A computed fold for a 73-nucleotide RNA from Hydractinia symbiolongicarpus, annotated as transfer RNA.

[in-house]
RNA sequence: GAUCGCGUGGCCUAAUAGACAAGGCGUCCGACUUCGAAUCGGAAGCUUGUGGGUUCGAAUCCCAUCGUGAUCG
Numbered sequence: 001g002a003u004c005g006c007g008u009g010g011c012c013u014a015a016u017a018g019a020c021a022a023g024g025c026g027u028c029c030g031a032c033u034u035c036g037a038a039u040c041g042g043a044a045g046c047u048u049g050u051g052g053g054u055u056c057g058a059a060u061c062c063c064a065u066c067g068u069g070a071u072c073g
Base pairs, nucleotide, nucleotide: 001072002071003070004069005068006067007066010025011024012023013022018056027043028042029041030040031039049065050064051063052062053061
């Protein structure tokens, strides 16, 4: 340099182009307890790497770009 794959809350993983982006762990608050753990109830947190485009409608399709991995040179 070329080709291909991946990028979604703090972490891990979902979501057929039809929308309130779902779940687990973790965090915070409460219940329970002498205290804690476990358990139970509740809450916050992601405009989906970034910028454009297509579409009535995009996490999903297209283009560019950034990061990362693999292969080739």
Rfam family: tRNA. The family's RNA type in Rfam is transfer RNA.